This is a predicted structure of a 74-nucleotide RNA (transfer RNA) from a Candidatus Wukongarchaeota archaeon. Its mean pLDDT, the model's own confidence on a scale to 100, is 84. RNAcentral holds the sequence, with entries from ENA. NCBI's taxonomy places the organism under Archaea, Promethearchaeati, Candidatus Wukongarchaeota.
[in-house]
RNA sequence: GCCCCGGUGGCUCAGCCUGGUAGAGCAGCUGUCUCGUAAACAGCGGGUCGUGGGUUCAAAUCCCACCCGAGGCU
Numbered sequence: 001g002c003c004c005c006g007g008u009g010g011c012u013c014a015g016c017c018u019g020g021u022a023g024a025g026c027a028g029c030u031g032u033c034u035c036g037u038a039a040a041c042a043g044c045g046g047g048u049c050g051u052g053g054g055u056u057c058a059a060a061u062c063c064c065a066c067c068c069g070a071g072g073c074u
Base pairs, nucleotide, nucleotide: 001073002072003071005069006068007067010026011025012024013023020057028044029043030042031041032040050066051065052064053063054062
């Protein structure tokens, strides 16, 4: 230098192909329960979807460039 995979709440990931309300589990907080803790149950908060630009009525999703990480080729 080239090819390929990945980057989405604190963590692990889904959603992307086929554009249309941003999600799950765990973690956190509050409550119920308990003598108390844990567990269980109910509820709540937390995301400018790696960055910038483009297309579009509308972009996590499509297009372009770049950054970061893993792997491969030379």